[in-house]
Molecule: transfer RNA
Organism: Micromonospora sp. CPCC 205371
RNA sequence: CCUCCGGUAGCUCAGCGGACAGAGCAUCCCGGUCCUAACGGGACGGCCGCGCGUUCGAAUCGCGCCCGGAGGA
Numbered sequence: 001c002c003u004c005c006g007g008u009a010g011c012u013c014a015g016c017g018g019a020c021a022g023a024g025c026a027u028c029c030c031g032g033u034c035c036u037a038a039c040g041g042g043a044c045g046g047c048c049g050c051g052c053g054u055u056c057g058a059a060u061c062g063c064g065c066c067c068g069g070a071g072g073a
Stems, first nucleotide, its partner, number of pairs: 001072007010025004018056001027043005049065005
């Protein structure tokens, strides 16, 4: 320098252009138990890496940057 993959909740990840953007774990609350635990229910938590475009509508498509990873020169 070139190519490809990834960036979404504190962490690990889902998410065919249209639904209040979801799950598990973690945290907190409640139930549960003689007490703990297992287990069950609930809450909290996100301007979807940044910007600009396309579109009636973008986490999703295009372009440019930034960050991480892999491969090749």